[in-house]
Molecule: Guanidine-I riboswitch aptamer
Organism: Virgibacillus sp.
RNA sequence: AGAAACGUUUUCUAGGGUUCCGUAACGAGGUAUGUUAGUCUGGUCCGAGAGAAAACUCACAGCUUGGCUGUGCCACGGAGGGACAAAAGCCUGGGAGAU
Numbered sequence: 001a002g003a004a005a006c007g008u009u010u011u012c013u014a015g016g017g018u019u020c021c022g023u024a025a026c027g028a029g030g031u032a033u034g035u036u037a038g039u040c041u042g043g044u045c046c047g048a049g050a051g052a053a054a055a056c057u058c059a060c061a062g063c064u065u066g067g068c069u070g071u072g073c074c075a076c077g078g079a080g081g082g083a084c085a086a087a088a089g090c091c092u093g094g095g096a097g098a099u
Stems, first nucleotide, its partner, number of pairs: 005057001007056006015046002020043002022040001023037004058072006074094001076097001080092003
């Protein structure tokens, strides 16, 4: 310096916070309701390039003309900034940088 699918979508997980629900505390005798708390296990929610599964597309090879089967490796990584209520292994980003 160059090449590669460094492929797309969906459902999940690690992880993440606090709009909503629930939970806890507070005020009055109780309920409704209100306020506070994520320094509340949770449901909803967000969610991986370097996590999982499935489907599809693409490339190559084989068998073959029904399309089917197989392969597609590897991947250390900030700070800062951005979104939604908020945060994050989300986005920036297989970026800067390192090897």